[in-house]
Context: one part of a larger RNA
Molecule: small-subunit ribosomal RNA, 3' major domain
Organism: Alphaproteobacteria bacterium
RNA sequence: UGACGGGGACCCGCACAAGCGGUGGAGCAUGUGGUUUAAUUCGAUGCAACGCGAAGAACCUUACCAACUCUUGACAUCCUUAUCGGGGAGAUCAGAGAUGAUUUCUUUCAGUUAGGCUGGAUAAGUGACAGAUGCUGCAUGGCUGUCGUCAGCUCGUGUCGUGAGAUGUUGGGUUAAGUCCCGCAACGAGCGCAACCCCUGCUAUCAGUUGCCAUCAGGUAGAGCUGGGCACUCUGAUAGGACUGCCGGUGAUAAGCCGGAGGAAGGUGGGGAUGACGUCAAGUCAUCAUGGCUCUUACGAGUUGGGCUACACACGUGCUACAAUGGCAACUACAGAGGGGAGCGAGACCGCGAGGUCGAGCCAAUCUUAAAAAGUUGUCUCAGUUCAGAUUGUACUCUGCAACUCGAGUACAUGAAGUUGGAAUCGCUAGUAAUCGCGGAUCAGCAUGCCGCGGUGAAUACGUUCCCGGGUCUUGUACA
Numbered sequence: 001u002g003a004c005g006g007g008g009a010c011c012c013g014c015a016c017a018a019g020c021g022g023u024g025g026a027g028c029a030u031g032u033g034g035u036u037u038a039a040u041u042c043g044a045u046g047c048a049a050c051g052c053g054a055a056g057a058a059c060c061u062u063a064c065c066a067a068c069u070c071u072u073g074a075c076a077u078c079c080u081u082a083u084c085g086g087g088g089a090g091a092u093c094a095g096a097g098a099u100g101a102u103u104u105c106u107u108u109c110a111g112u113u114a115g116g117c118u119g120g121a122u123a124a125g126u127g128a129c130a131g132a133u134g135c136u137g138c139a140u141g142g143c144u145g146u147c148g149u150c151a152g153c154u155c156g157u158g159u160c161g162u163g164a165g166a167u168g169u170u171g172g173g174u175u176a177a178g179u180c181c182c183g184c185a186a187c188g189a190g191c192g193c194a195a196c197c198c199c200u201g202c203u204a205u206c207a208g209u210u211g212c213c214a215u216c217a218g219g220u221a222g223a224g225c226u227g228g229g230c231a232c233u234c235u236g237a238u239a240g241g242a243c244u245g246c247c248g249g250u251g252a253u254a255a256g257c258c259g260g261a262g263g264a265a266g267g268u269g270g271g272g273a274u275g276a277c278g279u280c281a282a283g284u285c286a287u288c289a290u291g292g293c294u295c296u297u298a299c300g301a302g303u304u305g306g307g308c309u310a311c312a313c314a315c316g317u318g319c320u321a322c323a324a325u326g327g328c329a330a331c332u333a334c335a336g337a338g339g340g341g342a343g344c345g346a347g348a349c350c351g352c353g354a355g356g357u358c359g360a361g362c363c364a365a366u367c368u369u370a371a372a373a374a375g376u377u378g379u380c381u382c383a384g385u386u387c388a389g390a391u392u393g394u395a396c397u398c399u400g401c402a403a404c405u406c407g408a409g410u411a412c413a414u415g416a417a418g419u420u421g422g423a424a425u426c427g428c429u430a431g432u433a434a435u436c437g438c439g440g441a442u443c444a445g446c447a448u449g450c451c452g453c454g455g456u457g458a459a460u461a462c463g464u465u466c467c468c469g470g471g472u473c474u475u476g477u478a479c480a
Base pairs, nucleotide, nucleotide: 001480002479003477004476005475007474008473009472010471011470012469013468015464016463019428020427021426022425023424026320027319028318029317030316031315032314033313034311035310042053043052064306065305066304067303068302069301070300073129077128078127079125080124081123082122083121084120086107087106088105089104090103091102092101093100094099110118111117131295132294134293135292136291140289141288142284143283144282145280147278152191153190154189155188156187157186158167159166160165171182172181173180197272198271199270200269202240203239204238205237206236207235208234211230212229216227217226218225243266246260247259248258249257250256322421326380327379328378329377330376331375338369339368340367343362344361347358348357349356350355387418392413393412394411395410396409397408398407434456435455436454437453438452439451440450
């Protein structure tokens, strides 16, 4: 100087407390461990691994296993020789296919010094080489997690100390903040904080193929449907607006704090992006790159089939429930943000339905996808039920060469556990929790996951004694 203390003082955080809803019990989905297996590919392992890499394993993917094949190779550059070509599409035979053999059609070469000279392509050969998701993340780059959006981490000059170092950065106040003020052997500065950036909340201006009967005219079973118009809504560009600016109190006359006015908004308005010096030999050689090591008729490459989907069990994360604030039936209303051409598909018809047939419009503020909870009425009356829907049977639908291993959906039938969950444990402070649906990426098909969107919309916070984590000062130490 640090680190540590079941030392002290001060401060903060959904850390506790006060509340609301969960997990832990059930069924299922998904990941992991374990076990099994020819293989169940590999990685991630306290917080910070476990709906993680994977924004989508039937083939492919795929790295694993079995079998069958290839060896200058599936891919790149060069050399030698041969052929002028060759490329594309199709057919036949053998085969599980890769592959091998035969054959048809089509389009048929550039510069040319006229030399197969240069280029280009194919075949064969030779070796240089290719290739490796093989090992080492404890050889590395790059990227990432974490402490933590915590308020810290440092430097120059000066001063003090023999020195390691100290001072500044400590102290008194204050703040979300090393934020600001005052003081001070310090005076300044840098990386962080804040602000500058984006979205959202208010207003104005500009612009109107969305919106409006606001206004005028036409028109309908109904409708911005038509002419017409940018007033309003909206869209999207430019400005304004909030700064403790004003008033009162308090404070040291300061920084600030408390209350008030005005205001759409008030003291960082709300949300996002933004992550200092460093820590964990943290994670990743399987994104990529890369040193070293290893394999080279195989640890490389191709194909078919299987596996990654196994199942006495254990754990994590979720979904659905256990019902009456509910289930069922009928009627009926209102979003936002997105997507759409090998696409979205209105509407009509067929089907109980998944869906099928025909198909308007739309490369989209124009067409389309397209709401649910809520509301109204009826019924069920506390039961393993008109709760719950697992499991299983039968019949179908869709995607796709192909749904046996191993997809999703529909109808009918079946109707399991489950009556609110032990010890323990998680999230959340406001348009939040809870609850309700909608969209997107990936994607032929497949979502209870992920990323977004809006609808309805609470309760509680006395307080900081205690648990956890963090910051500052101080103290002890046989630790570095």